[in-house]
Context: one part of a larger RNA
RNA sequence: GGGUGAACGCUGGCGGCGUGGAUAAGGCAUGCAAGUCGAACGGGUUUAGACCCGUGGCAGACGAGGUAGUAACGCGUAGGUACGUACCCCAUAGUCAGGGAUAUACUGUCGAAAGGCAGGGCAAUACCUGAUGGUCCCGCAAGGGUAAAGAUUUAUCGCUAUGGGAGCGGCCUGCGUAAUAUCAGCUUGUUGGUAAGGUAAUGGCUUACCAAGGCUACGACGUUUAGGGGAGGUGAGAGCCUGACCCCCACCGAUGGGACUGAGACACGGCCCAUACUCCUACGGGAGGCCGCAGUCGAGAAUCUUCCGCAAUGGACGAAAGUCUGACGGAGCGACGCCGCGUGGUGGAUGAAGUCCUUUGGGACGUAAACACCUUUUAUGAGGGAUGAAGUUUAUUGACAGUACCUCAUGAAUAAGGGGCUCCUAAUUCUGUGCCAGCAGGAGCGGUAAUACAGAAGCCUCAAGCGUUACCC
Numbered sequence: 001g002g003g004u005g006a007a008c009g010c011u012g013g014c015g016g017c018g019u020g021g022a023u024a025a026g027g028c029a030u031g032c033a034a035g036u037c038g039a040a041c042g043g044g045u046u047u048a049g050a051c052c053c054g055u056g057g058c059a060g061a062c063g064a065g066g067u068a069g070u071a072a073c074g075c076g077u078a079g080g081u082a083c084g085u086a087c088c089c090c091a092u093a094g095u096c097a098g099g100g101a102u103a104u105a106c107u108g109u110c111g112a113a114a115g116g117c118a119g120g121g122c123a124a125u126a127c128c129u130g131a132u133g134g135u136c137c138c139g140c141a142a143g144g145g146u147a148a149a150g151a152u153u154u155a156u157c158g159c160u161a162u163g164g165g166a167g168c169g170g171c172c173u174g175c176g177u178a179a180u181a182u183c184a185g186c187u188u189g190u191u192g193g194u195a196a197g198g199u200a201a202u203g204g205c206u207u208a209c210c211a212a213g214g215c216u217a218c219g220a221c222g223u224u225u226a227g228g229g230g231a232g233g234u235g236a237g238a239g240c241c242u243g244a245c246c247c248c249c250a251c252c253g254a255u256g257g258g259a260c261u262g263a264g265a266c267a268c269g270g271c272c273c274a275u276a277c278u279c280c281u282a283c284g285g286g287a288g289g290c291c292g293c294a295g296u297c298g299a300g301a302a303u304c305u306u307c308c309g310c311a312a313u314g315g316a317c318g319a320a321a322g323u324c325u326g327a328c329g330g331a332g333c334g335a336c337g338c339c340g341c342g343u344g345g346u347g348g349a350u351g352a353a354g355u356c357c358u359u360u361g362g363g364a365c366g367u368a369a370a371c372a373c374c375u376u377u378u379a380u381g382a383g384g385g386a387u388g389a390a391g392u393u394u395a396u397u398g399a400c401a402g403u404a405c406c407u408c409a410u411g412a413a414u415a416a417g418g419g420g421c422u423c424c425u426a427a428u429u430c431u432g433u434g435c436c437a438g439c440a441g442g443a444g445c446g447g448u449a450a451u452a453c454a455g456a457a458g459c460c461u462c463a464a465g466c467g468u469u470a471c472c473c
Stems, first nucleotide, its partner, number of pairs: 001473004006469005013341006019334002026297003030294003035058003040055006065252003074177008083169003088165008096130004106119005136145003150157002178224003185215003190212008227249004231242004254275005277288004305331001307330003313327001314325004344374004354365004379410006388400001417462005422443003428457005438445002
């Protein structure tokens, strides 16, 4: 000198664009954040608008949040393959015949509640059986095995099987990836083999048996610290430091463990168990998980609204209309940062008053003020008023917002401070104090003439900011 997700002190006019819980992954009141489909199906309430409950399908594995753990194939980069893939696209073939249940509801019954139990009944694109069958699976072959679902406005949407594609994912490998030797030896599923199991798939992934291996001074093992990268800061560069916002990847969801469903999870707003904590209770038993958006307490130097809207973009579901969407689009708060603008312009000397200094002559503030003329950025008021809208045409659709912007009117009107002035370092005098009170980044000032303390006047500098502190180059 530059920089910061900053904080603190003094001060503070406006706008645009960004940005804002870095600490306690501490605890959370309240509301909302994931639903949708009647063109799969049953029932109910109403009525001829529809609505509700349940079965079923798809979606709740995305999006949103956090960085606790992890020194690792976690990440980065370059390769590999023994694998999977719902929705989407392409192609081929098929979609036949039957059956038994069950939820809601009803009746009875238990319970304070949460929630159950029993009975007799009804439906499906829910479930089951049979048939057929292929480039599908097993098999050398013969042969064996294995599928489907309908809806309706009759034009489509579906369903099943197989092959291919796209994108996505699983797994493996080379290289790179913090500190520490005041950690020197570590390892028994350990290292390899055979066989089996398991998986979508390879593999000690698991098990049995066999062998005794494997890693290590090029740092194993241990300990400490830490999410990684794109990138950001600085620097002429080499390098050093950092990993906020945004993007990619990984991991996590009160703590620990487990599986179920599913194309996909071992699942933030699903289930089960244990633990701690909180709440309800009729004491028998139950309920909960903000590291979603707001908000609250706590701890802290310190970090915002319990706002508006689905109009746009995107997502889920739906044939569609549409519904949902704290994603997102916006507004609000904070000088937290960057950028821009303003706080007036011209004239005006008898150099007014006042203050300060003085060699008492005068000098400085100073064209500064007053005063005259002008302008209206900004401010206020009035009038007009968007783009963002695309959605087959018509019609209709804007949260922001009566905002931005335009025009007119009023009137200099609404708007300047901070730090410093011995040297480094731009800028000095007076008074007070008297090694006191105090200053200070370093050198150092202060003990009676202090340009260094305190006040005043003047000056210097930056400016809606200016200083200080902390940290990096």